[in-house]
């Protein structure tokens, strides 16, 4: 890179460096010189595998080794269908695990 599956309305940031860009991609709208990325420290967050314990169990509860995260619902949107015409569903698309190629 591809496939399969499971989650995405909750939750969590400071320092240093850097020095104009970020927010996956359209169109919005947002965040930023009161410092974007991106790199490093330290700190958290959550519980996907893992690990311990009970247990009949595809269940409970602890931990925190490996991932994953820390602006705004995955910021909204895209494509259908339905509707009280702005609103619900569902799909693609993404993003992270875990499993196969």
């Nucleotide at each position: 890179c591809u496939c399969u599956u499971a989650u995405c309305g909750c939750g969590a940031g400071c320092g240093g460096c850097g020095g104009a860009g970020g927010g996956a991609c359209u169109g919005g709208c947002c965040c930023u010189a009161u410092g974007a990325a991106a790199c490093c420290g330290c700190g958290g967050c959550a519980a996907c595998c893992u690990u311990c314990a009970a247990g009949g169990a595809u269940u409970u509860g602890a931990a925190a080794g490996g991932u994953g995260c820390c602006a705004a619902u995955u910021c909204c949107u895209g494509c259908a269908a339905a509707u009280u015409u702005u609103u619900u569903u569902g799909a693609u698309a993404g993003a992270u695990g875990a499993g196969a190629g």